Background
This is a predicted complex of two RNAs, RNase P RNA and transfer RNA, with 424 nucleotides together. The prediction has a mean pLDDT of 78. Rfam match: Bacterial RNase P class A. The family's RNA type in Rfam is ribozyme.
RNA sequence: UGAGCGGGCCAGACGAUCGCGCGCCGCCUUGAGCGGCGUGAGGAAAGUCCGGGCUCCAAAGGGCAAGAUGCCAGCUAACGGCUGGGCGGGGCGACCCGACGGAAAGUGCCACAGAAAAGUAAACUCCCCCGCGCAAGCGGGAGAAAAGCUGAAACGGUGCGGUAAGAGCGCACCAGCGCGUUGGCAACAACGUGGCUUGGAAAACCCCAUCUGGAGCAAGCGCAAAUAGGAAUGCCAUACGGCCGCCCUUCCGUGCAUUCGGGUUGCGUGCUUGAGACGCGCGGUGACGCGCGUUCGAGAUAAAUGGUCGUCCAACGACAGAACCCGGCUUAUCGACUCGCUCGCGUU
RNA sequence: GCGCCCAUGGCUCAACGGAUAGAGCAUCGGACUUCUAAUCCGACGGUUGCAGGUUCGAGUCCUGCUGGGCGCGCCA
Numbered sequence: 001u002g003a004g005c006g007g008g009c010c011a012g013a014c015g016a017u018c019g020c021g022c023g024c025c026g027c028c029u030u031g032a033g034c035g036g037c038g039u040g041a042g043g044a045a046a047g048u049c050c051g052g053g054c055u056c057c058a059a060a061g062g063g064c065a066a067g068a069u070g071c072c073a074g075c076u077a078a079c080g081g082c083u084g085g086g087c088g089g090g091g092c093g094a095c096c097c098g099a100c101g102g103a104a105a106g107u108g109c110c111a112c113a114g115a116a117a118a119g120u121a122a123a124c125u126c127c128c129c130c131g132c133g134c135a136a137g138c139g140g141g142a143g144a145a146a147a148g149c150u151g152a153a154a155c156g157g158u159g160c161g162g163u164a165a166g167a168g169c170g171c172a173c174c175a176g177c178g179c180g181u182u183g184g185c186a187a188c189a190a191c192g193u194g195g196c197u198u199g200g201a202a203a204a205c206c207c208c209a210u211c212u213g214g215a216g217c218a219a220g221c222g223c224a225a226a227u228a229g230g231a232a233u234g235c236c237a238u239a240c241g242g243c244c245g246c247c248c249u250u251c252c253g254u255g256c257a258u259u260c261g262g263g264u265u266g267c268g269u270g271c272u273u274g275a276g277a278c279g280c281g282c283g284g285u286g287a288c289g290c291g292c293g294u295u296c297g298a299g300a301u302a303a304a305u306g307g308u309c310g311u312c313c314a315a316c317g318a319c320a321g322a323a324c325c326c327g328g329c330u331u332a333u334c335g336a337c338u339c340g341c342u343c344g345c346g347u348u
Numbered sequence: 349g350c351g352c353c354c355a356u357g358g359c360u361c362a363a364c365g366g367a368u369a370g371a372g373c374a375u376c377g378g379a380c381u382u383c384u385a386a387u388c389c390g391a392c393g394g395u396u397g398c399a400g401g402u403u404c405g406a407g408u409c410c411u412g413c414u415g416g417g418c419g420c421g422c423c424a
Stems, first nucleotide, its partner, number of pairs: 001344008010335001012312007020040008028031001042319001046330002049328005054216004059250006066212005071085005086100001087098004101207002106205002109200002124148002126143001128141005156174006175197002177194007220269004230260006239254004262423003276295008313317001349420007358373004366404001375391005397413005
């Protein structure tokens, strides 16, 4: 200096002015008033794709079904997330990507083509034997993937021996699989050994292991207003209903369930102090944990956080707006700054 | 805010993972008719909402987006 890889951080700044939500204080003319002070969106507030808290379903147990996850170890409140490791793939490299259990439990599928699509393979070509025939060839029996054709895929690969021709039939090397030893918590790796050779697909059903009760702040609780406290249907005590897939047992309640109709479209609470944020130290490769200190940073309900002007720069500043709260994932995003690393070129 | 569902010609719908994605209506052309309608014949019309993946092969299976639709308050 060029190209690139992996993180971190910011998300216009300052001033003036006019406004908005919430909290506190003050004033009086007590109004949903006025004034002052403080505070006021995000890295994704988004999609609602996972997980948890919280709340209700009266309580407890069992079975089936359904769903999710899927190399190993750990982290965590939990997870389908994260960290570290293994294996496979990509890149010269920094590094990146991976739905990565089982097809040797079973069932089914593999169109067309092809002899054959997984069988004790084989009905075409091939090769051998027997019979018939002058011959071409025909019929029967045995062999066989070595060669051909087909296909996305053809029953381990290459070479030598062997044989009528051949075949792990025998041998050497290679690939896979099983077994053993060593290392590792493990996934797995290295080495040795056995001719053991088993097609693909489980994002087909399924099997194995682990996990999961349901509903959601319009949950739930307190108050207020209003009315037709209504109607239909089903069941009704050996009945019905009861934790929203189903069944059973214990247990609980006595009318219950569904639909239609009627009234209202209010207030408070839940509501924001929490697995919180920041700093330092310690332990750990790391995710993370522990200790100490400091600090309080939105709470609206038709929904506030904005407009204008001036100066500055990276120069008209992207994506985008909380709604019970957290931890993740995914998706959108103009750019700026910064740290570490890789490959190349030049100079010393 | 929360929960759930759908997407295939212009419209309404089909399609065990296996040709060149079919059918009805609509549109266009022709026949019939004096003309129109009806009827008959033929034609046009599709990136199966988009992007990835699994598979030899995807409208169909899986994942992520996009667009659209439906339901849910309280009281008695």